[in-house]
Context: one part of a larger RNA
RNA sequence: GGAUGAACGCUGGCGGCGUGCCUAAUACAUGCAAGUCGAACGGGGAGUACUUACUUCGGUUUUUACUCCUAGUGGCGAACGGGUGAGUAACGCGUUGGUGACCUGCCCCGAAGCGGGGGAUAACAGUUCGAAAGGACUGCUAAUACCCCAUGUGGUCGUACUGGUUAGAGGCUGUACGACUAAAGGAGUAAUCCACUUCGGGAGGGGCCUGCGUCCCAUCAGCUAGUUGGUAAGGUAACGGCCUACCAAGGCGAUGACGGGUAGGGGACCUGAGAGGGUGGUCCCCCACACUGGCACUGAAACACGGGCCAGACACCUACGGGUGGCAGCAGUAGGGAAUAUUGCACAAUGGGCGAAAGCCUGAUGCAGCAACGCCGCGUGCGCGAAGAAGGCCUUCGGGUUGUAAAGCGCUUUUCUGGAGGAAGAGAAAGGACGGUACUCCAGGAAUAAGGAUCGGCUAACUACGUGCCAGCAGCCGCGGUAACACGUAGGAUCCGAGCGUUAUCC
Numbered sequence: 001g002g003a004u005g006a007a008c009g010c011u012g013g014c015g016g017c018g019u020g021c022c023u024a025a026u027a028c029a030u031g032c033a034a035g036u037c038g039a040a041c042g043g044g045g046a047g048u049a050c051u052u053a054c055u056u057c058g059g060u061u062u063u064u065a066c067u068c069c070u071a072g073u074g075g076c077g078a079a080c081g082g083g084u085g086a087g088u089a090a091c092g093c094g095u096u097g098g099u100g101a102c103c104u105g106c107c108c109c110g111a112a113g114c115g116g117g118g119g120a121u122a123a124c125a126g127u128u129c130g131a132a133a134g135g136a137c138u139g140c141u142a143a144u145a146c147c148c149c150a151u152g153u154g155g156u157c158g159u160a161c162u163g164g165u166u167a168g169a170g171g172c173u174g175u176a177c178g179a180c181u182a183a184a185g186g187a188g189u190a191a192u193c194c195a196c197u198u199c200g201g202g203a204g205g206g207g208c209c210u211g212c213g214u215c216c217c218a219u220c221a222g223c224u225a226g227u228u229g230g231u232a233a234g235g236u237a238a239c240g241g242c243c244u245a246c247c248a249a250g251g252c253g254a255u256g257a258c259g260g261g262u263a264g265g266g267g268a269c270c271u272g273a274g275a276g277g278g279u280g281g282u283c284c285c286c287c288a289c290a291c292u293g294g295c296a297c298u299g300a301a302a303c304a305c306g307g308g309c310c311a312g313a314c315a316c317c318u319a320c321g322g323g324u325g326g327c328a329g330c331a332g333u334a335g336g337g338a339a340u341a342u343u344g345c346a347c348a349a350u351g352g353g354c355g356a357a358a359g360c361c362u363g364a365u366g367c368a369g370c371a372a373c374g375c376c377g378c379g380u381g382c383g384c385g386a387a388g389a390a391g392g393c394c395u396u397c398g399g400g401u402u403g404u405a406a407a408g409c410g411c412u413u414u415u416c417u418g419g420a421g422g423a424a425g426a427g428a429a430a431g432g433a434c435g436g437u438a439c440u441c442c443a444g445g446a447a448u449a450a451g452g453a454u455c456g457g458c459u460a461a462c463u464a465c466g467u468g469c470c471a472g473c474a475g476c477c478g479c480g481g482u483a484a485c486a487c488g489u490a491g492g493a494u495c496c497g498a499g500c501g502u503u504a505u506c507c
Base pairs, nucleotide, nucleotide: 001507002506003505004504006503007502008501009500010499013378014377015376016375017374018373019371020370021336026334027333028332030331031330032329035076036075037074040073041072043070044069045068046067047066048065049064053060054059083289084288085287092214093213094212095211097209098208099207102206103205104204107202108201109200110199111198112197113196115149116148117147118146124139125138126137127136128135129134154181155180156179157178158177159176160175161174163172185194186193187192215261216260217259222252223251224250227249228248229247230246231245232244234242264286265285266284267283268279269278270277271276291312292311293310294309295308314325315324316323317322342368344367345366346365350364351362352361353360354359381411382410383409384408391402392401393400394399416444417443418442419441420440421439425434451496452495453494454493455492456477457476458475462491463490464489465488466487472479473478
């Protein structure tokens, strides 16, 4: 000098764009953050019209049709999106390859199919236990829920054979035989559309393996029994000590094993001429985590932040028997701290989930609020105006300086205040949170707007008074003990300017 997610002191007019708990991965009141589909299903409720019976003419009741709402069963979603950086020195990340060892819901392309039957169960009703949370029993009912049979284009497995590739075939290609293995309907007058089943291919996504790279300490030098390899069985979507049994005795290490410390990694960011050094906040990619530890279930995918079970700590409710909870989502609270914001508006846009759609949901997102926290831009006026007012300060008492500065005269209106109009963002009609915002016009009036640090040398800028090794200053050298350009005040000056200084950290 540059830089910062900064903080502190003094000061502070406006706008645009960004950024904003670095500390306690501390504890959390309250609200919201993941729902949706009635065109899968049986009920229930409301309304309208029609109809039946009764009627006190108010209405009650029955049938049918339509519309709306929906607790429950069922489907899809909830594994995305959002947060955090605790752990992790690791195939975690980055990069290069491999998968002849693999998976893939929704989406796209292609081939084929969608036949028959059955038994339940929630809702509901009744009984009942419990303070509650929540159950138990009996009875009834539907389905795109569940089960069985058929069909088998296909697929899987077994046996036998065949072909070619390859570093390597159990897995690839083809043939024969056998066994096993599918399905669901909904809307519509219909056409048809949506859905369903099996298989092949694709796209996108993922799992696993691998060469190389990836901090400090040798005052860590030896480490290792599932350890290293083999065989077999199991397990997985899949290879594998992944797991188990048996067998062998191996495997790693100064090219740093093992141990300890520290740390999420990268794209990038800061600095620097570069080489390098430092950093990993915002944004993007990957990973890990979701009160702490463990476990599986469901599912295409989780060992699952707002799912489940167990244990623990903590907190809350309780009728003392027992229950409930998890903000490292958005706001917000307490605490910690030098320090970090609103319990805001809207789904109008972009995107996501569900739905045939209308649409619903969306603290993702779009916006607004707060903060000079940062960067950038603008303003606080412009011209004329004395050999130069007053006041202040200095003085050799002549004068010098503040200083064209002020006053005064003329001008302008960025900004400000008031008034009027008023968007784009919304790709055919309508629909805008932002927002009566941006912007435009009119009126008024210099009006509403300047400070901070420094002035001994480094280092741009000097005098006076006060103080008297005191009070104090200080980045280094050093100032102060009676004329201090170094302390304090004043005048003046220098530098920067809505900022200026200080502190911390990096180059």

This is a predicted structure of a 507-nucleotide part of an RNA (small-subunit ribosomal RNA, 5' domain) from a marine sediment metagenome. The RNAcentral record of the full RNA draws on SILVA.